Transfer RNA from a bacterium, 74 nucleotides, folded computationally. Rfam family: tRNA. By type it is a transfer RNA.
């Protein structure tokens, strides 16, 4: 230098054919439970989907550029 894969709540993932409130687990917070803690139960907050553009009525999903990590080729 060329090519491929990955990048979504604190963490680990789903969402892969565009449809509309972005889901799950765990962690965190609040309440209940308990003599206390833990467990258990109920609830809450938390991601403008790496970043910037474009296409579209509509984009996490398609296109272009770019950044980071990993792998392959030279």
């Nucleotide at each position: 230098g060329g090519g491929g894969c990955u990048g979504u709540a604190g963490u680990g993932u789903a969402g892969a054919c565009g449809g509309a409130u972005a889901a799950c687990a765990u962690a965190u917070c609040u309440g209940c439970c308990u003599g206390u803690c833990a467990c258990g139960c109920a609830g809450a907050a938390g991601a403008u989907c790496g970043c910037g553009g474009g296409u579209u009525c509509g984009a996490g999903u398609c296109c272009c550029g770019u950044c980071a990590g990993c792998c392959c080729c030279g």

The same sequence occurs in records of 2 taxa. RNAcentral holds the sequence, with entries from ENA and MGnify.